[in-house]
Molecule: transfer RNA
Organism: Clostridiales bacterium
RNA sequence: GCUGGCAUGGCUCAAUGGUAGAGCAGCUGAUUUGUAAUCAGCAGGUUGAAGGUUCGAUUCCUUUUGCCAGCU
Numbered sequence: 001g002c003u004g005g006c007a008u009g010g011c012u013c014a015a016u017g018g019u020a021g022a023g024c025a026g027c028u029g030a031u032u033u034g035u036a037a038u039c040a041g042c043a044g045g046u047u048g049a050a051g052g053u054u055c056g057a058u059u060c061c062u063u064u065u066g067c068c069a070g071c072u
Stems, first nucleotide, its partner, number of pairs: 001071007010024004018055001026042005048064005
């Protein structure tokens, strides 16, 4: 220099164009003499950034940032 992959709540990951979800962690309540465990509920993310296509984009296209891998 070229090519490919990944980027989504605090963490690990889903979601192949139609309301962004789960587990763990956090908070509240129940249960317990108390803690843990268990059960119920709540909160938390403008999906790395910018633009485009579309009635509608995490998803498709372009550019760009970071990380990883391969080739030269």